[in-house]
The RNA shown here (c-di-GMP-I riboswitch aptamer) has 81 nucleotides and comes from Rubripirellula sp.
RNA sequence: CGUCGAUAAAGGCAAACCAAGUGCAAGCUUGGGACGCAAAGUCAUGGGUCCACAAUUACAGUGGAUCGCCAGACCGCCGAA
Numbered sequence: 001c002g003u004c005g006a007u008a009a010a011g012g013c014a015a016a017c018c019a020a021g022u023g024c025a026a027g028c029u030u031g032g033g034a035c036g037c038a039a040a041g042u043c044a045u046g047g048g049u050c051c052a053c054a055a056u057u058a059c060a061g062u063g064g065a066u067c068g069c070c071a072g073a074c075c076g077c078c079g080a081a
Base pairs, nucleotide, nucleotide: 004079005078012037013036017032018031019030020029021028022027035068041074042073043072045071046070047069048066049065050064051063052062053061
């Protein structure tokens, strides 16, 4: 340095749920709260899922959401075996 990831140390994030706000919705923000996480850091690039629109429906389409679904890209703390 790389792989890897300890019942290591330091620090970090925060599911469900609750309250307030916001959005047509999916959802998001803040506070509380911890199920979990070694990328649960960033980016919607590919796929997936979800919502809205128009359409009889589906596919396709347009717009949106999710990176705590997977992949990819970028960046990063610690150092036992």
Rfam family: c-di-GMP-I riboswitch aptamer. About the family: GEMM was predicted in a large-scale screen for bacterial structured RNA regulatory elements. Genes associated with GEMM are involved in a diverse array of functions, including chemotaxis regulation, signal transduction, secretion and chitin. The organism belongs to Rubripirellula, within Bacteria. Its mean pLDDT, the model's own confidence on a scale to 100, is 84. Of the family's consensus pairs, 100% are formed in the model.